[in-house]
RNA sequence: UCGCGGAAGAGUCCCCGGUAUUUCAACGGGGCGCCGAAGGCGCAACUCGCUCGGAAACGCUCAGGCAAAGGGACCGUGA
Numbered sequence: 001u002c003g004c005g006g007a008a009g010a011g012u013c014c015c016c017g018g019u020a021u022u023u024c025a026a027c028g029g030g031g032c033g034c035c036g037a038a039g040g041c042g043c044a045a046c047u048c049g050c051u052c053g054g055a056a057a058c059g060c061u062c063a064g065g066c067a068a069a070g071g072g073a074c075c076g077u078g079a
Base pairs, nucleotide, nucleotide: 001079002078003077004076005075006074011032013031014030015029016028017027033066034065035064039062040060041059042058046054047053
């Protein structure tokens, strides 16, 4: 790095539009509330004999996410 398996949190929220026979949903726009374990940023625990350097599962939520699906840090396992 790749394959397989496991893997949390938070509104299937409200309004308008919306092809399909209808409804719901996906989708577009607006509004408020929330989550942090993609990514990003910050402090700096930690790391190093010390410095330089590196740097969190801590913090912020820009991004992302808040039924399922998908994604998913991290863990296990094989190459």
A computed fold for a 79-nucleotide RNA from a soil metagenome, annotated as Glycine riboswitch aptamer. The RNAcentral record of the sequence draws on MGnify.